Formats: sequence, C1' cells, structure tokens
RNA sequence: GCCGCGGUGGCGGAAUUGGUAGACGCGCACGACUCAAACUCGUGUACUUAGGUGUGUGGGUUCGAUUCCCACCCGCGGUA
Repeated sequence: GCCGCGGUGGCGGAAUUGGUAGACGCGCACGACUCAAACUCGUGUACUUAGGUGUGUGGGUUCGAUUCCCACCCGCGGUA
C1' cells in the first nucleotide's frame, strides 16, 4: 500500500429488512437494612439555555440514519 472486521454513557456491551438510542451487567450517588460495616434490596445515574442535542469526524441519500453511500481519523487481524 491492499483486503477484512471494529469505534455507541465512567467501563463492558445490546439495539441491524432504516422507524421511541443507550436494554443488560459493572461502577458511582442517595436511601432501606445493621451498633457500625459487608452482603442484599429500592431509586437514580449522557449534555442542555428545557426548545432540543447526542452513536469516531465531516458530508450525502431519505419523511426518518447507530443502521445505507462517500471521504477521512483511530484500533485489531490478514497479505506482498
């Protein structure tokens, strides 16, 4: 250089014939329990000017894009 796969909350990782983004787990915060803790259980946990915005970055297609197309960036594997 070329080919293939991948990039989604703090972390892992779902959502794919295009139709409510973030299920589930971990972590964290608060509460319950306890003499106090651990364990367990409950609630919450992207940003926001509260209108919305947000899936590596920038474009395109579409009524609608994490999903399809193009370019680029990064990681892994293969190949000469």
Annotation: This is a predicted structure of an 80-nucleotide RNA (transfer RNA) from Flavobacterium suncheonense GH29-5 = DSM 17707. Its Rfam family is "tRNA". From the family's description: Transfer RNA (tRNA) molecules are approximately 80 nucleotides in length. It was read from a public genome assembly.